The RNA shown here (SAM riboswitch aptamer (S box leader)) has 128 nucleotides and comes from a Pseudomonadota bacterium. It was read from a public genome assembly, where an Rfam model found it. The coordinates come from a structure-prediction model, not an experiment, and the mean pLDDT is 80.

RNA sequence: CCCUCAUCUAGACCGGCUGAGGGAAAGGCCCUUCGAAGCCGGGGCAACCACCGGGCGCCUGCCGCGCAGGCCUCCCGGAACGGUGCCAACUCCUGCGGCGGCGGACGACCCGCGCCGAUAGAUGAGCG
Numbered sequence: 001c002c003c004u005c006a007u008c009u010a011g012a013c014c015g016g017c018u019g020a021g022g023g024a025a026a027g028g029c030c031c032u033u034c035g036a037a038g039c040c041g042g043g044g045c046a047a048c049c050a051c052c053g054g055g056c057g058c059c060u061g062c063c064g065c066g067c068a069g070g071c072c073u074c075c076c077g078g079a080a081c082g083g084u085g086c087c088a089a090c091u092c093c094u095g096c097g098g099c100g101g102c103g104g105a106c107g108a109c110c111c112g113c114g115c116c117g118a119u120a121g122a123u124g125a126g127c128g
Base pairs, nucleotide, nucleotide: 001128003126004125005124006123007122008121013042014041015040016039017038021031022030023029026094027093028092043087044086045085048083049082051078052077053076054075055074057071058070059069060068061067062066091120096117097116098115099114101113102112103111104110
């Protein structure tokens, strides 16, 4: 870096250095000298991998409806050690498509809202 899969409305900030940007991109709308981004130190959140406990299931053994051992998937819980990640705003919002939904007195291929999906992105795990 390509590909595959899963998740993305929850949660979690202080100090030091430094000094003007940052929120992926475009348009918005925001954050920011009451200090952006970055780096360093500490703290925290979470539970993807790993780990631990329990449940379901399966396998094996034993005379035993029971017990012991083992196993992958699934479900519930945990967070003490490890690998990442994260700690403004729903992925900050929108762009593309759909809707037998709601509103614009009626109709509407129009507008707004809502919902669903796609694309893109982020993070993890796996393959190359």